The part of an RNA shown here (small-subunit ribosomal RNA, 5' domain) has 512 nucleotides and comes from an uncultured Clostridia bacterium. Its Rfam family is "Bacterial small subunit ribosomal RNA". Rfam links the family to the GO terms ribosome and structural constituent of ribosome.
Context: one part of a larger RNA
RNA sequence: GGAUAAACGCUGGCGGCGCACAUAAGACAUGCAAGUCGAACGGACUUAACCGAAAUGUUUACAUUUUGGAGCGGUUAGUGGCGGACUGGUGAGUAACACGUAAGCAACCUGCCUAUCAGAGGGGAAUAACAGUGAGAAAUCAUUGCUAAUACCGCAUAUGCCAUAAUCACCACAUGGUGAUAGUAGGAAAGGAGCAAUCCGCUGAUAGAUGGGCUUGCGUCUGAUUAGAUAGUUGGUGGGGUAACGGCCUACCAAGUCGACGAUCAGUAGCCGGACUGAGAGGUUGAACGGCCACAUUGGGACUGAGAUACGGCCCAGACUCCUACGGGAGGCAGCAGUCGGGAAUAUUGCGCAAUGGAGGAAACUCUGACGCAGUGACGCCGCGUAUAGGAAGAAGGUUUUCGGAUUGUAAACUAUUGUCGUGAGGGAAGAAAUUGACAGUACCUCAGGAGGAAGCUCCGGCUAACUAUGUGCCAGCAGCCGCGGUAAUACAUAGGGAGCAAGCGUUAUCC
Numbered sequence: 001g002g003a004u005a006a007a008c009g010c011u012g013g014c015g016g017c018g019c020a021c022a023u024a025a026g027a028c029a030u031g032c033a034a035g036u037c038g039a040a041c042g043g044a045c046u047u048a049a050c051c052g053a054a055a056u057g058u059u060u061a062c063a064u065u066u067u068g069g070a071g072c073g074g075u076u077a078g079u080g081g082c083g084g085a086c087u088g089g090u091g092a093g094u095a096a097c098a099c100g101u102a103a104g105c106a107a108c109c110u111g112c113c114u115a116u117c118a119g120a121g122g123g124g125a126a127u128a129a130c131a132g133u134g135a136g137a138a139a140u141c142a143u144u145g146c147u148a149a150u151a152c153c154g155c156a157u158a159u160g161c162c163a164u165a166a167u168c169a170c171c172a173c174a175u176g177g178u179g180a181u182a183g184u185a186g187g188a189a190a191g192g193a194g195c196a197a198u199c200c201g202c203u204g205a206u207a208g209a210u211g212g213g214c215u216u217g218c219g220u221c222u223g224a225u226u227a228g229a230u231a232g233u234u235g236g237u238g239g240g241g242u243a244a245c246g247g248c249c250u251a252c253c254a255a256g257u258c259g260a261c262g263a264u265c266a267g268u269a270g271c272c273g274g275a276c277u278g279a280g281a282g283g284u285u286g287a288a289c290g291g292c293c294a295c296a297u298u299g300g301g302a303c304u305g306a307g308a309u310a311c312g313g314c315c316c317a318g319a320c321u322c323c324u325a326c327g328g329g330a331g332g333c334a335g336c337a338g339u340c341g342g343g344a345a346u347a348u349u350g351c352g353c354a355a356u357g358g359a360g361g362a363a364a365c366u367c368u369g370a371c372g373c374a375g376u377g378a379c380g381c382c383g384c385g386u387a388u389a390g391g392a393a394g395a396a397g398g399u400u401u402u403c404g405g406a407u408u409g410u411a412a413a414c415u416a417u418u419g420u421c422g423u424g425a426g427g428g429a430a431g432a433a434a435u436u437g438a439c440a441g442u443a444c445c446u447c448a449g450g451a452g453g454a455a456g457c458u459c460c461g462g463c464u465a466a467c468u469a470u471g472u473g474c475c476a477g478c479a480g481c482c483g484c485g486g487u488a489a490u491a492c493a494u495a496g497g498g499a500g501c502a503a504g505c506g507u508u509a510u511c512c
Base pairs, nucleotide, nucleotide: 001512002511003510004509006508007507008506009505010504013384014383015382016381017380018379019377020376021342026340027339028338030337031336032335035082036081037080040079041078043076044075045074046073050069051068052067053066054065055064056063057062089295090294091293099219100218101217102216103215104214105213108212109211113208114207115206116205117204118203119202121155123153124152130145131144132143133142134141135140161186163184164183166181167180168179169178170177171176191200192199193198221267222266223265228258229257230256233255234254235253236252237251238250239249240248270292271291272290273289274285275284276283277282297318298317299316300315301314320331321330322329323328348374350373351372352371356370357368358367359366360365387417388416389415390414397408398407399406400405421453423448424447425446426445427444431439456501457500458499459498460497461482462481463480467496468495469494470493471492477484478483
């Protein structure tokens, strides 16, 4: 000198774009953050036409009221489907195939999506809801009866698929892979909407795309005042398990395997694209944005599922908090706001789904603290303003003085002008294809009025741009280094003057 997720002191006009708990992965009141589909299903409630019955109006007719059936439409607790594995947060752990990079899988999976081929025949048994009974303070639970489905379970069919051993051809990288042939064994399905055409779904198979899983080479902090470490440890065989290879697991057998090219142990740490600095080499760093990983009160476990060992799912144990009728229950902000605490220190319990994106749905649409916006903070960067021109009696006042003057100083007053920002009034967008705009009557434009509302901070001994006076008297104090102060201090304090930067200036901390 540059930089910062900064803080502190003094000061503070506006706008644009960014950024904002680095500390206690401490504890959390309250609200919201993941739902959706009635075009899968049976009910419940409600209800327009319509049909029937009864009563009343004097009678046919007609009208009114009550009631029963059926029922377009609407709402929806439950069964069922898809989504809650995405999005969002945090960096505790992790020195590791975690990450980066380059390869491999002839050892693998992949819902929704795309393309192609083939198919959907015929049956069955339940269960929630509901109704009844019972238990409990509650959370909730038990039992009896009834009912539906795209929920569940057999049967049929299946060239292809899977399993098995065989033959042939081609290929390869060791186990092997691909294709063809015939045999045996096994295995599918669901309907809905519509007058219909048709559309949306369902089942099997192949290919793709996307997303993942696994393996390997190289790279990835400090310590030897850590030198030996290791028993599922290293390898083999059989078996199991997995989507898949594998000590991944298990039984047996062998005794290996790693290590001064630093094993093991200890400490520290999420990694990268990048960022800062530097002429570069390098050094430092990993906030924001993007990719990957790990975690979700602590520890453990599996279930469901295409996908989780699952932040707002389940079970168990621990700590903590809350409710309780003491028998038993409920909870998890490292989501968005917000509270307490800690700290030098870090924001609103805001608006909207209008845009972009996501979930569900045939759609209308619903949900979305993702996101878009607004609010707070000079925290940073950038831009603008706080006037402009003239104006010497060099006014007054201040400071200083050798008392002549010098300086503040064209500075002010005064004269003229302008209107950026701001103020008031009027108009008023783009962002959306449409009757859809939170932002917002915002940005922007026009008019009016008037210098009115807008400058501070640090420094002035040398380094280092900028000096005098007074006070103080090794005191009070200053200080980054050298150092200054003990009676003439350009170094302390104040004043005048000056220098530098400027809505900031200085200090502290950290990096180059």